[in-house]
RNA sequence: UCGGGAGUCGUCCAAGGGUAGGACGUCAGGCUUUGGUCCUGAAGACCGGGGUUCGAAUCCCUGCUCCCGAG
Numbered sequence: 001u002c003g004g005g006a007g008u009c010g011u012c013c014a015a016g017g018g019u020a021g022g023a024c025g026u027c028a029g030g031c032u033u034u035g036g037u038c039c040u041g042a043a044g045a046c047c048g049g050g051g052u053u054c055g056a057a058u059c060c061c062u063g064c065u066c067c068c069g070a071g
Base pairs, nucleotide, nucleotide: 001070002069003068004067005066006065007064010024011023012022013021018054026042027041028040029039030038047063048062049061050060051059
């Protein structure tokens, strides 16, 4: 440089046009003599910019980063 793939809560994964959800973790409460386990609840994210659309995580363009392959 070229081709392909990926980018979503702290981490790992869903959602493929219509309220961004789950697990683990964190925090608060309950339980417990304490801790752990268990139960309940809460906070927490769509890589940046632009376009299409009534509506974009999703479709299109562009940039950035990472991975694989080729030279």

Background:
A computed fold for a 71-nucleotide RNA from a Gammaproteobacteria bacterium, annotated as transfer RNA. The sequence is in RNAcentral, with records from ENA. Model confidence (mean pLDDT): 82 of 100.